RNAcentral holds the sequence, with entries from ENA. The RNA shown here (transfer RNA) has 72 nucleotides and comes from a Candidatus Woesebacteria bacterium. The coordinates come from a structure-prediction model, not an experiment, and the mean pLDDT is 84. It matches the Rfam family "tRNA". Rfam classes the family as a transfer RNA.

[in-house]
RNA sequence: GGGCCUUUAGCUUAUCUGGUAGAGCACGGCAUUCGCAUUGCCGAGAGGGCGGUUCGAGUCCGCCAAGGUCCA
Numbered sequence: 001g002g003g004c005c006u007u008u009a010g011c012u013u014a015u016c017u018g019g020u021a022g023a024g025c026a027c028g029g030c031a032u033u034c035g036c037a038u039u040g041c042c043g044a045g046a047g048g049g050c051g052g053u054u055c056g057a058g059u060c061c062g063c064c065a066a067g068g069u070c071c072a
Base pairs, nucleotide, nucleotide: 001071002070003069004068005067006066007065010025011024012023013022019055027043028042029041030040031039048064049063050062051061052060
């Protein structure tokens, strides 16, 4: 320098025909307890960045960034 793959919540991940982004753990509140833990209920929190296509993009296209892998 070039090819390919990956990037979704604090962490691990689902979502693949383009049509409201779900879950587990963690976190906050309430109940339970003498108190803590456990358990139950409720809640907040996410599409790497910038553009394009489209009525509509996590999903398709381009560039950039980070990581991985292979070639030189």